[in-house]
Predicted 3D model of a 144-nucleotide RNA (c-di-AMP riboswitch aptamer (ydaO/yuaA leader)) from Caenibacillus caldisaponilyticus. It was read from a public genome assembly, where an Rfam model found it.
C1' cells in the first nucleotide's frame, strides 16, 4: 500500500414513501410528497335481445390503473437475444463521453376518455454506487 468478506454508525441509492406533534408499544393527526374517482366545453359512440320510451339483461378479442418496466424475433411451453423507456457513477442543474445496471410485479372487477368545483386513497419495500471533460451556480478553508 492493494485486493476480498463480515458487523456497526454516518452518509448514500431506486421510491411519492419525509417531517411534527400526540399517543403507548397496535395508533392518531397535521404538513410535504404522490395516486385516483369527478362538470361544462371538446373527444368518443362495440355486437345482440326486450321495451313506446327512458332503460334493462346477455355476449365480447372485454375495459381500465399504478409503475421506466412496453414491443420484436427465435427456440419451445420454457429459455435466449434484442428494444420503447428508466436508473447509479457523491454539492446542485443541464450538456459531451465512457462504464455498470433495469428493462418487473401488483390491483380494480364489466366499470371509469379530459375534467374546475369537491370525494378519496397512499406514505411502503429493498438495496450499498463513489469515471472523466467543459459550463452555470452554491458552498467552504486559506492567505491579504
Nucleotide at each position: 500500500a492493494u485486493u476480498c468478506c463480515u458487523a456497526a454508525a454516518u452518509c448514500g441509492c431506486u421510491g411519492a414513501a419525509u417531517u411534527c406533534a400526540a399517543g403507548c408499544u397496535u395508533u392518531u393527526g397535521a404538513a410535504g410528497c404522490g395516486g385516483g374517482g369527478g362538470a361544462a366545453c371538446c373527444a368518443a359512440c362495440g355486437c345482440g335481445g326486450c321495451g313506446a320510451a327512458g332503460g334493462c339483461c346477455g355476449c365480447a378479442c372485454g375495459g381500465g390503473g399504478u409503475g421506466a418496466a412496453u414491443c420484436c424475433u427465435a427456440a419451445a411451453u420454457u429459455u435466449a437475444g434484442g428494444u420503447a423507456g428508466g436508473g447509479u457513477g457523491a454539492c446542485u442543474c443541464g450538456u459531451c463521453a465512457c462504464a455498470c445496471c433495469c428493462g418487473a410485479a401488483c390491483c380494480c372487477g364489466u366499470c371509469a376518455g379530459c375534467u374546475a368545483a369537491c370525494c378519496u386513497c397512499g406514505u411502503a419495500a429493498g438495496c450499498g454506487u463513489u469515471u472523466g471533460a467543459a459550463g452555470a451556480g452554491a458552498g467552504g478553508a486559506g492567505a491579504g
The model forms 96% of the base pairs in the Rfam consensus. The prediction has a mean pLDDT of 80.